[in-house]
Context: one part of a larger RNA
RNA sequence: GAACGAACGCUGGCGGCGUGCUUAACACAUGCAAGUCCAACGUGAAAGGGGAGCAAUCCCCCGGUAAGGUGGCGAACGGGUGAGUAAGACAUGGGAAUCUGCCCUGGAGAUGGGGAUAUCCUCCCGAAAGGGGGGCUAAUACCGAAUAUCGUCCGGGUUCCGGGAGGGAUCCGGGGGAAGGGAGGCCUCUGGCAACAUGCUUCCGCUCUGGGAGGAGCCCAUGGCCCAUCAGCUAGUUGGUAGGGUAACGGCCUACCAAGGCAAAGACGGGUAGCUGGUCUGAGAGGACGAUCAGCCACACUGGCACUGAGACACGGGCCAGACUCCUACGGGAGGCAGCAGUGAGGAAUUUUGCGCAAUGGGGGCAACCCUGACGCAGCAACGCCGCGUGUGGGAAGAAGGCUUUCGGGUUGUAAACCACUUUUGUAAGGGACGAAGUCCUGCCGGUCAAGACCCGGCGGGGAUGACGGUACCUUGCGAAUAAGCCACGGCUAACUCUGUGCCAGCAGCCGCGGUAAGACAGGGGUGGCAAGCGUUGUUC
Numbered sequence: 001g002a003a004c005g006a007a008c009g010c011u012g013g014c015g016g017c018g019u020g021c022u023u024a025a026c027a028c029a030u031g032c033a034a035g036u037c038c039a040a041c042g043u044g045a046a047a048g049g050g051g052a053g054c055a056a057u058c059c060c061c062c063g064g065u066a067a068g069g070u071g072g073c074g075a076a077c078g079g080g081u082g083a084g085u086a087a088g089a090c091a092u093g094g095g096a097a098u099c100u101g102c103c104c105u106g107g108a109g110a111u112g113g114g115g116a117u118a119u120c121c122u123c124c125c126g127a128a129a130g131g132g133g134g135g136c137u138a139a140u141a142c143c144g145a146a147u148a149u150c151g152u153c154c155g156g157g158u159u160c161c162g163g164g165a166g167g168g169a170u171c172c173g174g175g176g177g178a179a180g181g182g183a184g185g186c187c188u189c190u191g192g193c194a195a196c197a198u199g200c201u202u203c204c205g206c207u208c209u210g211g212g213a214g215g216a217g218c219c220c221a222u223g224g225c226c227c228a229u230c231a232g233c234u235a236g237u238u239g240g241u242a243g244g245g246u247a248a249c250g251g252c253c254u255a256c257c258a259a260g261g262c263a264a265a266g267a268c269g270g271g272u273a274g275c276u277g278g279u280c281u282g283a284g285a286g287g288a289c290g291a292u293c294a295g296c297c298a299c300a301c302u303g304g305c306a307c308u309g310a311g312a313c314a315c316g317g318g319c320c321a322g323a324c325u326c327c328u329a330c331g332g333g334a335g336g337c338a339g340c341a342g343u344g345a346g347g348a349a350u351u352u353u354g355c356g357c358a359a360u361g362g363g364g365g366c367a368a369c370c371c372u373g374a375c376g377c378a379g380c381a382a383c384g385c386c387g388c389g390u391g392u393g394g395g396a397a398g399a400a401g402g403c404u405u406u407c408g409g410g411u412u413g414u415a416a417a418c419c420a421c422u423u424u425u426g427u428a429a430g431g432g433a434c435g436a437a438g439u440c441c442u443g444c445c446g447g448u449c450a451a452g453a454c455c456c457g458g459c460g461g462g463g464a465u466g467a468c469g470g471u472a473c474c475u476u477g478c479g480a481a482u483a484a485g486c487c488a489c490g491g492c493u494a495a496c497u498c499u500g501u502g503c504c505a506g507c508a509g510c511c512g513c514g515g516u517a518a519g520a521c522a523g524g525g526g527u528g529g530c531a532a533g534c535g536u537u538g539u540u541c
C1' cells in the first nucleotide's frame, strides 16, 4: 500500500447491487418447510335438490363436498451444516466387470379365475400413546392360469475364432414375463328395433425386449499439509485355488494352500484439515485463504442396523442401545431446527416468529389445479462496493466576533452578511409501468380415425391472472429550504502557533516527548488529509 463474512470508538442525508453466527455439530417454546391423484378403488359427514309429515322433526332417495382408508407416483430432489475424513474423499486423466424410475421404438388386450384386507360396524384392554378379537367389502392392491412380437436367464448340441480360459453365430429343451384397467367420443364394422355396448376409435395407464439422454456404483494412475523428539508396520495381513455374495470386479466374505505385502522417494503413528473451480495479495514467481456463487464429498441428538424402493442404509421414515428434555393415573409413553423465521446460552460479533406462489424451477395430476420458508420480494444492519447530495454565481467598508501581535497589523476570509439564481435530494399533489407468457375460450389449417365426433399439434383472435406496489419512473407546486464529520499536524509523514501543566497529569507504531519559554501532554485558534464516513484493533499478502 492492498484486502476483509469483520469488531470497537466518534459521526451519519439518499439510492442501486451485494453480504450478514467465522464462537457452542450447544440446548431448543411456537408456527410453517412434501405432498398430490376420485380419469385406480370402496365408502361418504355437510351444503343443496326431491319425497313423507300441520309443524318441530325424523325417515327415504338424489347428490357428491369435507374427512378418513386401500392403491399409484413423489418423498433418495430441493434446503442446511463442515463435526468427521490426510484418503473409501477431492482435482485431472484413463478404464471395464455394472445398474438405471421417468423418455422413445416394439408387444398384449382371445377364453376365463381365486382368496383376502384396510376404512366401516361391534366387543375388549389401556390414563394416554396405542393395541387385540369377531363381522362386511372393492381395486390399476395380492395370487393362479392362457397367449408372446421380442428375445432376457439357465442347461445342452453343432460350427467358427483363440495356445488356453473363453468369446461369436446357429439349433433344441426348460424357467420367468402383459391391470380383459381408467376416461372421452362415435355408429364405419359386429350385436341390438332403438337407446346403447362386451363393437369401433383416441388419450392415459399395463408389459417385455431393445435404444437414447441424464444419473449412479466400481477400478487405476498422477497431484496437493506439518512432525523422524513417530522407524519399523501388517495376520484377511499379501497372493493363489474353490465356493458364496453383489447390479457389478475384487479378501467383499468363507474354507484350504503358499509366506508374502508396505517402508528413509518416509511405511506405521501423532497433530491439523472437508476438497475443488476460485478469492486476496504480488511486476511475476510465489504466499495466504476456501464466506457468498458453482461442482464433488461427508453428516443429520450419539453409536449401530437393516427394511421399502429404479435409487437410501434414508435431516422433517423404521428398529435397538445411550445421553438429554417432556407427559403420566407410575403400569407406560413422546421428542430430535447442521430446513425458514424465532428463543436461550456462548461470544468482540451477525437480521423479521414478514408477503406471495405473480415469475423461474421442482413434485403430483389428462387437465383445471394443488403443494413448494426452493425461489421471487419486502423488513433490519454504513457490513461492503458503486453513484448522488449537503447548493450555484456575484459579493471588500476585507464588517462583527474569535485567535494572534513587534500593537502598526496579521489571520479566520469571498468565508459570512447581502444580491441574483437553481431544485438533484426533501415535502405535497397528480399520472403510472416492464416483469404476463403460458393455462382457458374461440376461428382456421394439419395429424389421428370409418368419421366434419373426441383427442393432439401449429398459427391467428379474445378474456382473466402481479407478492413486490400505487413501487420504479414521469409531471407540477413549495422552498437554500432537510443533510458533515472524523483523524492528524516532532521525524518517518501532508499540516504551527498561543495558553495551561511542570518527569506530574499524560502521549506513544518506531525513534522518543514531559523535570517553567513543550511545534510531541491538555485546551483554543489555525492548518493538512480523507469524507457519509473517519480512525483504532485483529488477520493475510
Base pairs, nucleotide, nucleotide: 001541002540003539004538006537007536008535009534010533013388014387015386016385017384018383019381020380021346026344027343028342030341031340032339035073036072037071040070041069048062049061050060051059080299081298082297090223091222092221093220094219095218098216099215100214103211104210106208107206113143114142120135121134122133123132124131125130150177153174154173155172156171157170158169159168160167161166181204182203183202184201185200186199190197191196225271226270227269232262233261234260237259238258239257240256241255242254243253244252274296275295276294277293278289279288280287281286301322302321303320304319305318324335325334326333327332352378354377355376356375360374361372362371363370364369391421392420393419394418401412402411403410404409426478427477428476429475430474431473435468440462441461442460443459444458445457446456447455485530486529487528488527489526490511491510492509496525497524498523499522500521506513507512

A computed fold for a 541-nucleotide part of an RNA from an uncultured bacterium, annotated as small-subunit ribosomal RNA, 5' domain.